Predicted 3D model of an 86-nucleotide RNA (c-di-GMP-I riboswitch aptamer) from Dethiobacter alkaliphilus.
Lineage of the source: Bacteria > Bacillati > Dethiobacteria > Dethiobacteraceae > Dethiobacter.
[in-house]
């Protein structure tokens, strides 16, 4: 060379889903559970995605559109970083 490719060891995280719980929802948290992950650590000041309580507009009951002050890091980006044979 190397924030590479790829074995081993030690440890780590935990999708779907189920139970409980918070929330308007998206989703979060706790306990089971493992599809996977070398950053599935951190970051929502960049892009992207989800939701729309409240607000605004339209309709006229119960509907529709827009909107993040709500979320997502297991979408991209940014950033830090453990072990390591041939």
């Nucleotide at each position: 060379c190397a924030g590479u490719a790829u074995a081993a060891a030690a440890g780590g995280c935990a999708a779907a889903u189920c139970c409980g719980u918070u929330g308007a929802a998206a989703a979060g948290c706790g306990g089971g559970g493992a599809c996977g992950c070398a950053a599935a650590g951190c970051u929502a000041u960049g892009g992207g995605u989800c939701u729309a309580a409240g607000g605004c507009g339209g309709a006229a009951u119960g509907c529709c559109g827009c909107u993040a002050u709500g979320a997502c890091a297991g979408c991209c980006g940014g950033u830090u970083g453990c072990c390591a044979a041939a």